[in-house]
Annotation
The part of an RNA shown here (small-subunit ribosomal RNA, central domain) has 348 nucleotides and comes from an uncultured prokaryote. The RNAcentral record of the full RNA draws on ENA.
Context: one part of a larger RNA
RNA sequence: CUGGGCGUAAAGCGCGCGUAGGCGGAUUGUUAAGUCGGGGGUGAAAUCCCGGGGCUCAACCCCGGAACUGCCUUCGAUACUGGCAAUCUUGAGUUCGAGAGAGGUGAGUGGAAUUCCGAGUGUAGAGGUGAAAUUCGUAGAUAUUGGGAAGAACACCAGAGGCGAAGGCGGCUGCCUGGCUCGGUAUUGACGCUGAGGUGCGAAAGCGUGGGGAGCAAACAGGAUUAGAUACCCUGGUAGUCCACGCCGUAAACGAUGAGUGCUAGUUGUCGGGCAGCUCGCUGUUCGGUGACGUCGCUAACGCAUUAAGCACUCCGCCUGGGGAGUACGGUCGCAAGAUUAAAACUC
Numbered sequence: 001c002u003g004g005g006c007g008u009a010a011a012g013c014g015c016g017c018g019u020a021g022g023c024g025g026a027u028u029g030u031u032a033a034g035u036c037g038g039g040g041g042u043g044a045a046a047u048c049c050c051g052g053g054g055c056u057c058a059a060c061c062c063c064g065g066a067a068c069u070g071c072c073u074u075c076g077a078u079a080c081u082g083g084c085a086a087u088c089u090u091g092a093g094u095u096c097g098a099g100a101g102a103g104g105u106g107a108g109u110g111g112a113a114u115u116c117c118g119a120g121u122g123u124a125g126a127g128g129u130g131a132a133a134u135u136c137g138u139a140g141a142u143a144u145u146g147g148g149a150a151g152a153a154c155a156c157c158a159g160a161g162g163c164g165a166a167g168g169c170g171g172c173u174g175c176c177u178g179g180c181u182c183g184g185u186a187u188u189g190a191c192g193c194u195g196a197g198g199u200g201c202g203a204a205a206g207c208g209u210g211g212g213g214a215g216c217a218a219a220c221a222g223g224a225u226u227a228g229a230u231a232c233c234c235u236g237g238u239a240g241u242c243c244a245c246g247c248c249g250u251a252a253a254c255g256a257u258g259a260g261u262g263c264u265a266g267u268u269g270u271c272g273g274g275c276a277g278c279u280c281g282c283u284g285u286u287c288g289g290u291g292a293c294g295u296c297g298c299u300a301a302c303g304c305a306u307u308a309a310g311c312a313c314u315c316c317g318c319c320u321g322g323g324g325a326g327u328a329c330g331g332u333c334g335c336a337a338g339a340u341u342a343a344a345a346c347u348c
Base pairs, nucleotide, nucleotide: 004319005318006317007302008301012316014201015200016199017198021194022193023192025088026087027086028085029084030083031082033081034080035077036076037075038074039073040072041071042070049065050064051063052062053061054060091191092188093187094186095184096183097182098181099180103177104176107173108172109171110154114150115149116148117147119145120144121143125136126135162169163168206247207246208245209244210243211242215241216240220236221235222234223233258315259314260313261312262311263310266293267292268291269290270289271288272287273286274285275284276283277282278281297304298303321348322347323346330341331340332339333338
């Protein structure tokens, strides 16, 4: 180098954009770099291999052949790949008309609930639990009525539903804005796919500065439980949770399934469009999404099965016994916490 793999056994980067590189649609011409064929030169000797021979055999030695799979050069071939030139429209984009949506940023606004404040009614309990107690309450609680304040989250609708690359996104309104789908005409003419490095986004927790703080609640305190109880249960309660700006860059970041393209039975639900038909809300058909079941095929099995884990191709990432260890050291990044890259001794 070839050969095997990556849903669950080790193994798909958390997700995009994109540089280099790799790969790349149809037709024609040309070139002849790759490719293929012929010739020539070279490929020292020894060694290896084959056939002989010499030492009594062998090792060893001698002779001959083949080989030295390579390189250079020349003549030719032109299917494929490449280069150059030209053309094309199916891939990709642009354009026009519709459509759905918790896609995003910032702004405004609404009601329910909770807590607190002040007022009215009212009186002895309330709260909490398996049972209690800590706790609150005659300085008037709990309950109840109307008033005010604050912060956070948006019941029902709600769906295996929708949107987004992923993380994720849910009251309502309008501004700005990204993507997607369907239908049609014209248009550009391969403009494509992937993507080492790079760069951006990236839940929660955490960090910095300044706000905010209703509820909840690590830490902490108390009450219980218990042999003990640094817990589970209860009463409190601070960071935090919220906002702005800046960091962090990790997750069972999961479909534990990289991206793209083509091909390979069906049945059924649902979401968004188009077309046709009619009995006017159904039927048929088609495109795109999202589920369930299932054939071929695949799989160690479980299961997957047109949303593949099937059949193929292109590109990237990753794996190579368990522990040591995702650790040490070094580098890079970070305010820190730490992240990332990543061993060995030893041991089974």